Source information
c-di-GMP-I riboswitch aptamer from Colwellia sp., 102 nucleotides, folded computationally. NCBI's taxonomy places the organism under Bacteria, Pseudomonadota, Alteromonadales, Colwelliaceae, Colwellia.
RNA sequence: ACAAAGAAAAGGCAAUACAUGCGAAAUCAUGUUACGCAAAACCACCGGUCUAAGGGCUUUACCUUUUUAAAGUGUAAAUCCUAUGACAGCGGAGUCACCUCG
Numbered sequence: 001a002c003a004a005a006g007a008a009a010a011g012g013c014a015a016u017a018c019a020u021g022c023g024a025a026a027u028c029a030u031g032u033u034a035c036g037c038a039a040a041a042c043c044a045c046c047g048g049u050c051u052a053a054g055g056g057c058u059u060u061a062c063c064u065u066u067u068u069a070a071a072g073u074g075u076a077a078a079u080c081c082u083a084u085g086a087c088a089g090c091g092g093a094g095u096c097a098c099c100u101c102g
Base pairs, nucleotide, nucleotide: 002102004100006099012037013036017032018031019030020029021028035089041095042094045092046091047090048087049086050085054082055081056080058078059077060076061075062074063072064071065070066069
């Protein structure tokens, strides 16, 4: 330098649940716990997944206007869409790396 592997030793990470906190939510942070992990280290570039505050379509109700059955930069609710929000413990790419062993 390259490759392999999880048998030993040393150490590392921490799902879920609960508590507290941030957030519209998904998520996230900290503490306790310990399902698991040899990259369960880093990174949202590609695919995928989660969420939908804001925005958009449609519908309904209300309000307003007028010619009374239509209109509206009007209000509210519901369905759906949407990432500018997330997930690296879903897969791929990229970056870096401990012990042992060839």